[in-house]
RNA sequence: AAGUCGAACGGAGCAAGGAAUCAGGACUGAGGAGUAAGGAGAAAGGGAAGCCCUUGAACCUGAAACCUGAGUCCUGAGACCUUGCUUAGUGGCGGACGGGUGAGUAACACGUGAGCAACCUGCCUUUAAGAGCGGAAUAACAUCUGGAAACAGAUGCUAAUACGGCAUAAAAUAUAACUUUCGCAUGGAAGGGAUAUCAAAGAUUUAUCGCUUAGAGAUGGGCUCGCGUCUGAUUAGCUAGUUGGUGAGGUAACGGCUCACCAAGGCUCAGUAGCCGGACUGAGAGGUUGAACGGCCACAUUGGGACUGAGACACGGCCCAGACUCCUACGGGAGGCAGCAGUGGGGGAUAUUGCACAAUGGGCGGAAGCCUGAUGCAGCGAUGCCGCGUGAGGGAAGAAGGUUUUCGGAUUGUAAACCUCUGUCAACGGGGACGAUAAUGACGGUACCCGAGAAGGAAGCUCCGGCUAACUACGUGCCAGCAGCCGCGGUAAUACGUAGGGAGCGAGCGUUAUCCGGAAUUACUGGGUGUAAAGGGAGUGUAGGCGGGAAGGCAAGUUAGGUGUGAAAUGUAUGGGCUCAACCCAUAAACUGCACUUAAAACUGCUUUUCUUGAGUGAAGUAGAGGCUGGCGGAAUUCCUAGUGUAGCGGUGAAAUGCGUAGAUAUUAGGAGGAACAUCAGUGGCGAAGGCGGCCGGCUGGGCUUUUACUGACGCUGAGGCUCGAAAGCGUGGGGAGCAAACAGGAUUAGAUACCCUGGUAGUCCACGCUGUAAACGAUGAUUACUAGGUGUGGGGGGGGCUGACCCCCUUCCGUGCCGCAGUUAACACAAUAAGUAAUCCACCUGGGGAGUACGGCCGCAAGGUUGAAACUCAAAGGAAUUGACGGGGGCCCGCACAAGCAGUGGAGUAUGUGGUUUAAUUCGACGCAACGCGAAGAACCUUACCAGGUCUUGACAUCUGACUAACGAAGCAGAGAUGCAUAAGGUGCCCUUCGGGGAAAGUCAAGACAGGUGGUGCAUGGUUGUCGUCAGCUCGUGUCGUGAGAUGUUGGGUUAAGUCCCGCAACGAGCGCAACCCUUACGAUUAGUUGCUACGCGAGAGCACUCUAAUGGGACUGCCGUUGACAAAACGGAGGAAGGUGGGGAUGACGUCAAAUCAUCAUGCCCCUUAUGACCUGGGCUACACACGUACUACAAUGGCUAUAAACAGAGGGAAGCAAGGCGGCGACGCGGAGCAAAACCCUAAAAAUAGUCUCAGUUCGGAUUGCAGGCUGCAACUCGCCUGCAUGAAGUCGGAAUUGCUAGUAAUCGCGAAUCAGCAUGUCGCGGUGAAUACGUUCCCGGGCCUUGUACACACCGCCCGUCACACCAUGGGAGUCGGUAACACCCGAAGCCUGCAGCCUAACCUUGCGCUGAGCGUUGCUCAG
Repeated sequence: AAGUCGAACGGAGCAAGGAAUCAGGACUGAGGAGUAAGGAGAAAGGGAAGCCCUUGAACCUGAAACCUGAGUCCUGAGACCUUGCUUAGUGGCGGACGGGUGAGUAACACGUGAGCAACCUGCCUUUAAGAGCGGAAUAACAUCUGGAAACAGAUGCUAAUACGGCAUAAAAUAUAACUUUCGCAUGGAAGGGAUAUCAAAGAUUUAUCGCUUAGAGAUGGGCUCGCGUCUGAUUAGCUAGUUGGUGAGGUAACGGCUCACCAAGGCUCAGUAGCCGGACUGAGAGGUUGAACGGCCACAUUGGGACUGAGACACGGCCCAGACUCCUACGGGAGGCAGCAGUGGGGGAUAUUGCACAAUGGGCGGAAGCCUGAUGCAGCGAUGCCGCGUGAGGGAAGAAGGUUUUCGGAUUGUAAACCUCUGUCAACGGGGACGAUAAUGACGGUACCCGAGAAGGAAGCUCCGGCUAACUACGUGCCAGCAGCCGCGGUAAUACGUAGGGAGCGAGCGUUAUCCGGAAUUACUGGGUGUAAAGGGAGUGUAGGCGGGAAGGCAAGUUAGGUGUGAAAUGUAUGGGCUCAACCCAUAAACUGCACUUAAAACUGCUUUUCUUGAGUGAAGUAGAGGCUGGCGGAAUUCCUAGUGUAGCGGUGAAAUGCGUAGAUAUUAGGAGGAACAUCAGUGGCGAAGGCGGCCGGCUGGGCUUUUACUGACGCUGAGGCUCGAAAGCGUGGGGAGCAAACAGGAUUAGAUACCCUGGUAGUCCACGCUGUAAACGAUGAUUACUAGGUGUGGGGGGGGCUGACCCCCUUCCGUGCCGCAGUUAACACAAUAAGUAAUCCACCUGGGGAGUACGGCCGCAAGGUUGAAACUCAAAGGAAUUGACGGGGGCCCGCACAAGCAGUGGAGUAUGUGGUUUAAUUCGACGCAACGCGAAGAACCUUACCAGGUCUUGACAUCUGACUAACGAAGCAGAGAUGCAUAAGGUGCCCUUCGGGGAAAGUCAAGACAGGUGGUGCAUGGUUGUCGUCAGCUCGUGUCGUGAGAUGUUGGGUUAAGUCCCGCAACGAGCGCAACCCUUACGAUUAGUUGCUACGCGAGAGCACUCUAAUGGGACUGCCGUUGACAAAACGGAGGAAGGUGGGGAUGACGUCAAAUCAUCAUGCCCCUUAUGACCUGGGCUACACACGUACUACAAUGGCUAUAAACAGAGGGAAGCAAGGCGGCGACGCGGAGCAAAACCCUAAAAAUAGUCUCAGUUCGGAUUGCAGGCUGCAACUCGCCUGCAUGAAGUCGGAAUUGCUAGUAAUCGCGAAUCAGCAUGUCGCGGUGAAUACGUUCCCGGGCCUUGUACACACCGCCCGUCACACCAUGGGAGUCGGUAACACCCGAAGCCUGCAGCCUAACCUUGCGCUGAGCGUUGCUCAG
């Protein structure tokens, strides 16, 4: 924020006016009392007494005041009257509208369409009639009382349009008949007369406004019904006033609304939710939603209740109860913002305690008017939509600055500066509306218009890896962080952060949440179910759904027309108005709906008649492990009895347990008992499925063929229901031969609760019950129809051929297989037995896991079955196919891969490398094969990179600038040396020259650019290298196939060392590899010959036949013959030949793999150090030593050692700071000396073998380590730390465990020689020749490799992937002694207010009566019900 009306009433107050009257004053005049005073003085009293004092009658004069009445004036009061205003109360109307909210509600609440013959309706409109008479009270008020207050009480007075009574009485109501008429029914309407009952209010300015009754209308409501309206069946039972009837009560009205009685019917529950017009989205169909605006409903602190009223069970009314807040004197009271503002709280979050009733509307009033947080406006908020601006044009020195850079530049960028303009908005000054056609304007000096000046006051946000438009630098370094999905970040991040630049939008931009879309991802439009999720285990059959041909009828569906409605707003279209737009206005269409009505009859439906092809019946045949039941049979196992017979049997990969001398196994005969039925037997048959197998009989179901006699659509499918349903299992009772869970024992094994063996119980079998599941599978529901073929097989029919049968051929129906076209399919595949094309019905699916689990229900004796979720979690799970890789998968093939051999390694000592340890340092790298005698073809210093100490700082090394000087710089001294002094000693070069000088190179000094780094990263790189592997492979173009990945070629048959070659083939060709071309070696030839060779006794000479040297050319090609092969390729054998099938060896290493190795060869990006991580020097270290490993050497001896003999025999290399002969010395290493040789010329330069002797099997005459002494050589220097020699010493070791390496012929083995490096240092490396074997059946196995094929859950590719427990941490959720709270239902107790009811209680103005009382009202109380 809800009051209003004084034109209903009696009061009260204020103001104004009028006014009878009153009062006071003044004045005028009249009358009265005859008073005061005065005079006179009776009488009385007192005293000091003829007087005095006091009082003073009558009488005379006689005022004033005063009184009475009249008039005038002034002042004041004022009954009363009038007017205006205010007002508590009585009374009337309104507070049931308007405004707010969405808690409840799954409902006739809402929407839509009907109905009420079952109803009400104040104010409003209209029509008709009326308003007579007479009463009794009561607020206010006054006085008093109680109380803190709120408030209450008593007494007294009073009015009305407040409240009674009477009269009047109709088309009202009631009663009981009648007539007419209408309706779907109950029933309604009209007419007529009789009886009974019931009305009213006045105010008044006379204009009006009200009052009563009745009819009609309008408006608003009430009730009933059809249809529509969320989820859940893990809600299948609920309900006693419950469902209906009769009667009564109650209501405005129908009604179990309530009650009595009768009948036994009727029907869910829980969760969530205000509903609609509309809104959002969408192509639509839909999906989601119900803010604002509009309609309806519900609610007003929570629950209950009635009162008043036309209307309420009432937001700003009442009563009660509960919670909460406030006041209190503790006794009691007050309150309800989900009205408008505002406050607190909560929250991620939502506004002013504004102006006005001027407009629109509402209430009251006759009106003026009052009220109105309705409403109109303003304020706040970029919250949304719309519009506008923040400037426009020119402007290259492409400025500065920033960023970046390959240092040249590029970019920011015409951008800025600068020049020329414009004035929207804002701000300033002036004018100034419509909204109201008279007055009245909150908005508001607002909108709008004009003027002047001025580029001035006005740009941000997000993003830049892909989706998705837009890229660089720096920082960071799996950190910090980002992230919608994929994902990014571990030192070069276009993905993090910052900067520059760019992209997008723009007074906005981005994020978050929600809804729809995309999503055909719940599929009506518009999906699926062989293998991806998904066909029920099978049948029968109820409801339901669907259903053959012809004719007639009806008109429910259907179609067409019409009528009513489908509110307005919204949306759409067309116009119009605000400068445009948003916005607003008008008109139109539309609102796809519902109801009524008319018509049509094709289709569906209903009904009638009819038909035979669907279906069924009949008749004649026919096949079958179809089912149930009874009987019979033989083989085999086991057991029992008896005989024969003797030591084993049995079992296994091998064994053992077990059985057996108490006689087994084996064998013969007899018997017992149970179970199962070999062969036939067949992708053969039957059955709905599960399933069914000896033979015979009985009972019984179904199929198929032929026929066309009968019925006449009787059909198909089938939610629930019912029945059947392998194996295992359960119950009761039998049975039990074999087999065999559990169990026992023996083996195997790391273990072995298994696989194997020996036993063995339930069970397997039968009867009767239960269970109800299987990969119950064709992983493929049932039925019907259609759509190329070919070939088998089972059961029937017909025909042909044949004399007939068998056989054969053709055809047809039913079943059962294979192949295959079209078509389908993601592919695989399916393909008349469909997964094809159509139709009907049922079942089922909607990402993986959780989970077929939990809870609940049902079933079961139990085991369990059936129905069947969620939380939570992941970004996948899955199908089919492809290429690889892998397999203790398969096939083929190769290799010193195995096998066959020879020699070794592993054991010893030593050498060397590595690990580990140690150290100041033991520099660094290399780590399975493919690191480890590797980088290193040679660490005493150097090398050297490491350590300690001492030194230098533009540097040990390079370039540039300036100045100066040539450079250089000895002996000596100090020092470990670097270095310093010496040092102003000494010393002076080249080119040009005009002799002044200049130049080049070099040095010194100075400053800075820079040098330098064996510092890091081989996972940033180049280059180089290893390895698979000298394995035979790896690819491409075009074509073809496949949706595609891909395939084909390259596979297949042969063959080869070979993807070598031949043949075939949807492939045809080509490339890199193989091979060949190259070098060397093996044989001739030709040519050439010195340093080589010799036909020479030697030398010289001569010569070039031979040896040799080295250049050219030849030769070998499966060329020839034979056999095999496919007439090929080729293989085998042979001939010839020096050599035969790539003659031997080498070089040569495809596409690629291993983030293989190397930043320490070199180069190099980035990072790091810069008086040091750079440079120099001395010394040390790389050489350590408990130990472990690799690679070698030497041995262990007699095929040997030692000694001797000399008449032995190579090749390939090297040589000038070199190789060094002959000679001499030394035991020797070696020394002295030095001819020759820059080499086919000289030198280095052989050993094993051979011959002879000795040793005689021992730690030795083997073996030589270690150590001592003495020497030699190189070198500045052999201590750490070299090599060699002599003498002496004389270790381990007697052929090597497990394991493991090399080699197929001039090879292994064995013997020595040389070279590089190098001053010196080799058991290493690279080469060279001498002597010179054994074996290969073969491809089963080990290792590696190639091709084809197969499986795969692997693709980092089996060193893969992956499962479960446990430990720890974290997250989520449970259990737990209990405890607390909520909700629903039911039962019971107490029970407020209130309505109704009962009542010998109490009380009472009107009216009646006559004084008793009655009626009615009220109070109290009772009963029922009920909130709590």

A computed fold for a 1428-nucleotide RNA from a termite gut metagenome, annotated as small-subunit ribosomal RNA. Rfam family: Bacterial small subunit ribosomal RNA.